[in-house]
RNA sequence: AUCAACUUCAUACGGUUUCCUUAUAUAAAGAUGGUGAUAUGGACCAUACGUUUCUACCCGGCUGCCGUAAAUAGCUGGACUAUAGGGAAAGUCAGAUUGAUU
Numbered sequence: 001a002u003c004a005a006c007u008u009c010a011u012a013c014g015g016u017u018u019c020c021u022u023a024u025a026u027a028a029a030g031a032u033g034g035u036g037a038u039a040u041g042g043a044c045c046a047u048a049c050g051u052u053u054c055u056a057c058c059c060g061g062c063u064g065c066c067g068u069a070a071a072u073a074g075c076u077g078g079a080c081u082a083u084a085g086g087g088a089a090a091g092u093c094a095g096a097u098u099g100a101u102u
Stems, first nucleotide, its partner, number of pairs: 001101005016090010026056001031047005041066002050057001058078007
């Protein structure tokens, strides 16, 4: 997917939509190149990597550190996305279940 059978008829089973929650992924992390600011500053762009994985890869706070130079460090709070499970609500499609075949 096809065929057959049977049952249920809305507080239905199941599918769908939305929300909540749990788990996994990824650490909203690390690396490189270019440009830029300078203790009232510490930013911007790009590249690849990371996931049996699409997308994303930022924002805030605190504490340091750098004595004017080219380099930031540690801790912490907050999502989205993918897949699966559990739950709630809405709502109503011929789904669902069993057997056989491919």
A computed fold for a 102-nucleotide RNA from Falsibacillus pallidus, annotated as Purine riboswitch aptamer. Its Rfam family is "Purine riboswitch aptamer". Gene Ontology term of the family: purine nucleobase biosynthetic process. Rfam describes the family as follows. Riboswitches are metabolite binding domains within certain messenger RNAs that serve as precision sensors for their corresponding targets. Allosteric rearrangement of mRNA structure is mediated by ligand binding, and this results in modulation of gene expression. A class of riboswitches that selectively recognises guanine and becomes saturated at concentrations as low as 5 nM. In Bacillus subtilis, this mRNA motif is located on at least five separate transcriptional units that together encode 17 genes that are mostly involved in purine transport and purine nucleotide biosynthesis. The prediction has a mean pLDDT of 77.